[in-house]
RNA sequence: AUCUGAAAACGGCAAAACUACUGAAAGGUAGUGGCGCAAAGUUACCGGUCUAAGGGGUACAGCCCUAUGAUAGCGGAACCGCCAGA
Numbered sequence: 001a002u003c004u005g006a007a008a009a010c011g012g013c014a015a016a017a018c019u020a021c022u023g024a025a026a027g028g029u030a031g032u033g034g035c036g037c038a039a040a041g042u043u044a045c046c047g048g049u050c051u052a053a054g055g056g057g058u059a060c061a062g063c064c065c066u067a068u069g070a071u072a073g074c075g076g077a078a079c080c081g082c083c084a085g086a
Base pairs, nucleotide, nucleotide: 002086003085004084005083012037013036017032018031019030020029021028022027035073041079042078043077045076046075047074048071049070050069054066055065056064057063058062
């Protein structure tokens, strides 16, 4: 430097649920927690999914469309790494 991830892990991350804060919502942040993870590190570039405040439509107590919102623990891609083995 390249490839691989069977068994490990000094060490790392942290699902659901609950509590608090935040947000229109989806969701996010912190604490408890620990389902899992070898990139569950980073980036919304591509596809998917969630939400629909604002905007638009309408047959208007409503319904439909729409991302500039969100998801990196849905997949792909890009970038940067740990340990072990070859």